[in-house]
RNA sequence: GGGGGAUUAGUUUAAUUGGGAAAACACGAGCCUUGCAAGUUCACGUUAUCGGUUCGACUCCGUUAUCCUCCA
Repeated sequence: GGGGGAUUAGUUUAAUUGGGAAAACACGAGCCUUGCAAGUUCACGUUAUCGGUUCGACUCCGUUAUCCUCCA
C1' cells in the first nucleotide's frame, strides 16, 4: 500500500435476508427485613461518525475512525 471482517444500553449479546430496537447482568427507586443479603416490582439508558437511496434503514451504498485478519 491492497483485500476481507467487526463496531447495537455501563458489560455480554439478539434483531430470520428494508416495516414496532430487545434480552440477561449491572446501576437507580419502591416492597420485603430490626438491619444487611437474597427475592420481587418499576424506571432509566442504546444502532461508531457523517452523508446518500427509499414512503420507511441496525439492515442497502459511500466517507471517516478504531480493532482483527490475509497478501505484498
This is a predicted structure of a 72-nucleotide RNA (transfer RNA) from Aureispira sp. Rfam family: tRNA. About the family: Transfer RNA (tRNA) molecules are approximately 80 nucleotides in length. Gene Ontology term of the family: triplet codon-amino acid adaptor activity. The family's RNA type in Rfam is transfer RNA. It was read from a public genome assembly. The prediction has a mean pLDDT of 81.